Large-subunit ribosomal RNA, domain IV from a metagenome, 327 nucleotides, folded computationally. Rfam family: Bacterial large subunit ribosomal RNA. Its family is annotated with structural constituent of ribosome and ribosome in the Gene Ontology. Its mean pLDDT, the model's own confidence on a scale to 100, is 86.

Context: one part of a larger RNA
C1' cells in the first nucleotide's frame, strides 16, 4: 500500500445520484398493540418488563413409597462488568406510483411495473365437430359433445366501460349492374368443282367475388374550429357560424402521460429541479389497446421520520495473508 476480519473520542447520513456498505433488531414469556379493512386481516405492528444460581411455598401429573417433572404476575437469598453470556438469530414506522395476490421470465450485464393468474367479454365449432400436424393413409382434438372444445382481447376485487358503422374488416341479403371457363352460334376468311376440311367469330345463357343494401365498435380504429355576449374587471350558463360518421361522457390530471416548466398555491426543510395535497391553461388522459379507486402481497420504484452507525467530518489502530527488504 492492498484484501479480509475487528476496535474507535465527539458529531450522527453532514457521504452519497441514493444510508451503497456496515451497524442496529435478533430467542422465549408476559403486558401492550393505530389508521385502514375484502372482518380473514393489518400484527411479531409500534412499545414496555422479565430471563443465571441457591433455598422454601404453593399447584398439576406420575409413582406404594422415598422422590421425580413441568408451572408459578409466591417469598427469601447468592455471584459476575455482563445471565437469550458462545453460536445461531426480524432495524422499525410513515406517504405514493405500478401490479391485486402465491408464482414465471432474458442459462452468462436487466428478476420488474414484463409474462402467467383467477375472473369477465367477443367470437368460431352440432360432432367425420371448428381449429392443428400430415403428399395419402392417419393423428392430435377426445375415448371429450356447447356447463364441451379452439381463437383473440381484458386481467382478483368495488363502482362502471359514454358517443360514432362513413373508412377498414366481419356477418347477412339478395332486385339490379359487372364478370371466368363453359354454352350458343348470326355472320367472316382460308381450300376445294362439290360435298366437305379448317380457322375466325357477334347477339344471347353464364357463379362466387366486386358494385349495391343493412348489421356489427370487450371488431381495426375515430371521438372539431371560428365568432360574439352578464351593470366595474374577469368569465361565459346563453347565442350565431362552418365541418363532421360522430365531436371525449362518467373518472382522472404538470400525470411512469405536462412541451413552456424549478408552471401557481398550500405542506414538509434554516434552505426542497425530487416528494406529498390542490388548481386545470390535458403541447399530446380517458373509459377491456378497459376507466376511477382498492385491504392484502412485493429482493419492484419515490419521498419523508425514528434507531442505528467509520458513509462521511477525519481519519486512526489491531490481527492475517499479500506486496517490499535481507537471506
Nucleotide at each position: 500500500c492492498a484484501a479480509u476480519a475487528c476496535u474507535g473520542a465527539a458529531g450522527g447520513a453532514a457521504c452519497u445520484a441514493g444510508g451503497c456498505a456496515a451497524a442496529u433488531u435478533g430467542c422465549a414469556u408476559c403486558c401492550g398493540u393505530a389508521a385502514c379493512u375484502u372482518c380473514g386481516g393489518a400484527a411479531g405492528a409500534a412499545g414496555g418488563a422479565u430471563g443465571g444460581c441457591c433455598u422454601a411455598a404453593u399447584a398439576u401429573g406420575g409413582g406404594c413409597a422415598a422422590c421425580c417433572a413441568u408451572a408459578u404476575c409466591u417469598a427469601g437469598g447468592c455471584g459476575g462488568c455482563a445471565c437469550a453470556u458462545a453460536a445461531c438469530a426480524g432495524g422499525g414506522g410513515g406517504u405514493a406510483g405500478c401490479g391485486a395476490c402465491u408464482g414465471u421470465u432474458u442459462a452468462u450485464u436487466a428478476a420488474a411495473a414484463a409474462c402467467a393468474c383467477a375472473g369477465g367479454a367477443c367470437u368460431c365449432u352440432g360432432c367425420a365437430a371448428a381449429a392443428u400436424c400430415a403428399a395419402u393413409a392417419g393423428a392430435u382434438g377426445a375415448a371429450g359433445u356447447a356447463u364441451a372444445g379452439g381463437g383473440u382481447c381484458u386481467g382478483a376485487c368495488g363502482c362502471c366501460u359514454g358517443c360514432c358503422c362513413g373508412g377498414u374488416g366481419c356477418u347477412g341479403g339478395a332486385a339490379g349492374a359487372u364478370u371466368a371457363a363453359a354454352a350458343g352460334g348470326a355472320g367472316g376468311g382460308g381450300u376445294g368443282c362439290a360435298a366437305g376440311c379448317u380457322c375466325u367469330g357477334a347477339a344471347u345463357u353464364g357463379a362466387a367475388g366486386u358494385c349495391c343494401c343493412a348489421g356489427u365498435a370487450a371488431a381495426c380504429g375515430g371521438c372539431g374550429g371560428c365568432c360574439g355576449u352578464a351593470a366595474c374587471c374577469u368569465u361565459g350558463a346563453c347565442g350565431g357560424u362552418c365541418c363532421u360518421a360522430a365531436g371525449g361522457u362518467a373518472g382522472c390530471g404538470a400525470a411512469a402521460u405536462u412541451c413552456c416548466u424549478u408552471g401557481u398555491c398550500g405542506g414538509g426543510u434554516a434552505a426542497g429541479u425530487u416528494c406529498c395535497g390542490a388548481c386545470c391553461u390535458g403541447c399530446a388522459c380517458g373509459a377491456a389497446u378497459g376507466g376511477c379507486g382498492u385491504a392484502a402481497c412485493g429482493a419492484c420504484u419515490u419521498c419523508c421520520c425514528c434507531g442505528c452507525u467509520g458513509u462521511c467530518u477525519c481519519c486512526a489502530g489491531u490481527a492475517u495473508u499479500g506486496a517490499c527488504u535481507c537471506a